Record summary:
Predicted 3D model of a 114-nucleotide RNA (Glycine riboswitch aptamer) from Azospirillum isscasi. The organism belongs to Azospirillum, within Bacteria. It was read from a public genome assembly, where an Rfam model found it. The model forms 90% of the base pairs in the Rfam consensus. The prediction has a mean pLDDT of 75.
[in-house]
RNA sequence: CGAUCCCUCGCGGGAGAGAUCGCAGGCCGGCCACCAGAACACUGGAUGCCGGCCUGUGGCGCCGAAGGAGAAACCGCCCCGGAAACUCUCAGGCAAAAGGACCGCAAGGGGGAA
Numbered sequence: 001c002g003a004u005c006c007c008u009c010g011c012g013g014g015a016g017a018g019a020u021c022g023c024a025g026g027c028c029g030g031c032c033a034c035c036a037g038a039a040c041a042c043u044g045g046a047u048g049c050c051g052g053c054c055u056g057u058g059g060c061g062c063c064g065a066a067g068g069a070g071a072a073a074c075c076g077c078c079c080c081g082g083a084a085a086c087u088c089u090c091a092g093g094c095a096a097a098a099g100g101a102c103c104g105c106a107a108g109g110g111g112g113a114a
Stems, first nucleotide, its partner, number of pairs: 005110004010105004018060001020059012034045004061094003067090001068088003074082003
């Protein structure tokens, strides 16, 4: 001088699986009739029904790429230990958003080969 490698941060890319069913609550809109005010139009109130959205909760189905676990291919110092993109789904997720293993770029730190 300074590579492979490791950590942090920033940017970009980033899959899969029900916008499922039921219950409760809230918000918005529509419809019929009722009551009150009013000359008409209209306004306000309560109830019923329908639709949409949100939150919580229960059930069934499903996904694996946060995390977690494994009796594991493999590796080691082979008693035992480490360990995957494999396996399991506790957690998480199944419109969008968020998250997201992993990949790329850049900066900083560690480190130190030639």